RNA sequence: GCGACCCAGUGGGAGAGCACGGCCAGGCCGUCGCCGAAGGCGUAAUCACCCGGGAACGCUCAGGCAAAAGGACCACUGCAGCAAA
Numbered sequence: 001g002c003g004a005c006c007c008a009g010u011g012g013g014a015g016a017g018c019a020c021g022g023c024c025a026g027g028c029c030g031u032c033g034c035c036g037a038a039g040g041c042g043u044a045a046u047c048a049c050c051c052g053g054g055a056a057c058g059c060u061c062a063g064g065c066a067a068a069a070g071g072a073c074c075a076c077u078g079c080a081g082c083a084a085a
């Protein structure tokens, strides 16, 4: 001087039926219709070349479709660390 990854805290954060039916009264099960930005799987450019890696693209297994919760990602703070002299 910089202050990454991971982790923690705070704030922001989309989409899609408050669907129907049965049992039950705590909730569970079934039926279709949908969403993708937890996760997962597949893959493009491409990296690598032994196996492979790889997206906010695709799939929807999982998850979700009033609120709440969750939520990729972004910002700030902290932690940790790195480089030069």
Stems, first nucleotide, its partner, number of pairs: 001082001007078006017032001019031005033065003039061001040059003046053002